[in-house]
RNA sequence: AUUGUGAAAAGGCAAACUAGCUGAAAGGUUGGGGCGCAAAGUUAGAAGUCUAAGGCGCUAUAUGGUGCUAUGAUGGUUCGGCUGCCAAG
Numbered sequence: 001a002u003u004g005u006g007a008a009a010a011g012g013c014a015a016a017c018u019a020g021c022u023g024a025a026a027g028g029u030u031g032g033g034g035c036g037c038a039a040a041g042u043u044a045g046a047a048g049u050c051u052a053a054g055g056c057g058c059u060a061u062a063u064g065g066u067g068c069u070a071u072g073a074u075g076g077u078u079c080g081g082c083u084g085c086c087a088a089g
Base pairs, nucleotide, nucleotide: 005089006086012037013036017032018031019030020029021028022027035076041082042081043080045079046078047077048074049073050072054069055068056067057066058065059064
């Protein structure tokens, strides 16, 4: 110096819930909040999960209902890519 593990220290992030804004929704975002996290930094490449505006079909009381579908979302679902603080044993 590097890799694996992660005691200590300095710090970091921020679940549920909640108020505002936004979105068709899932969700996102700002503030409060703090369950937890050694990458709970970043990235939608792969898979999973969520939603169904639009599209396609079925139904019918023909306004409606319902099934399928991602181009939408999720990085605190998993795997992968990129980057990173400290450093006992």